Lysine riboswitch aptamer from a soil metagenome, 165 nucleotides, folded computationally.
Its mean pLDDT, the model's own confidence on a scale to 100, is 79.
The sequence is in RNAcentral, with records from MGnify.
It matches the Rfam family "Lysine riboswitch aptamer". Its family is annotated with lysine biosynthetic process in the Gene Ontology.
RNA sequence: GGUAGAGGUGCAAUUCUCAUCAGUAGCGCCGCGGAGGACCGCAGGGUCCCGCGAAACGGAGCAAAAGGGUGAAUUGCCGAAGGAACAGUCCCCUGCGGGUCAGUGUCCUGGUUGUAGCCGCAAAUAGCGCUGCAACUGUCAUCAAGUAUUUGAUGGAGCGCUGCC
Numbered sequence: 001g002g003u004a005g006a007g008g009u010g011c012a013a014u015u016c017u018c019a020u021c022a023g024u025a026g027c028g029c030c031g032c033g034g035a036g037g038a039c040c041g042c043a044g045g046g047u048c049c050c051g052c053g054a055a056a057c058g059g060a061g062c063a064a065a066a067g068g069g070u071g072a073a074u075u076g077c078c079g080a081a082g083g084a085a086c087a088g089u090c091c092c093c094u095g096c097g098g099g100u101c102a103g104u105g106u107c108c109u110g111g112u113u114g115u116a117g118c119c120g121c122a123a124a125u126a127g128c129g130c131u132g133c134a135a136c137u138g139u140c141a142u143c144a145a146g147u148a149u150u151u152g153a154u155g156g157a158g159c160g161c162u163g164c165c
Base pairs, nucleotide, nucleotide: 001165002164003163004162005161008078010077011076012075013074014073015072016071018069026062027061029059030058031057036049037048038047039046040097041096042095043094044093045092081109082108083107084106085104086103088101090099091098110137111136112135113134114133115132116131117130118129120128121127139156140155141154142153143152144151145150
């Protein structure tokens, strides 16, 4: 350098299904009301709607979807993958903020589970994300004990570890 592998409630994706989302958003009609309202939030601008009646409030009626979640199957894999930051794309323009999408290889994380907190996504007390703590587990190094190649302690990180060429 090549090749093949291990960690295990292992990682990710796709499809189907079920529940939730929700009798919610939204739509039209009626009543009341009488000048504002919409384009992610705030400010400025722009466009559009509105006395042929805006917002708010109320009534009866019709009535979703996405994301996230359960289960099953299939596929790709073991930096699998996840995140932060930065440049870019989109949400009418500008500034600040927020979100979507893709990229960089710049940085962090071996993996899983639980738990506390925080803001973001979200309908949510579910879940995801981040930070901290704890436990379990895999791997290598060092040391000790013991010969079974096992136990214990400490420490490191996947650009690692193991087998073969």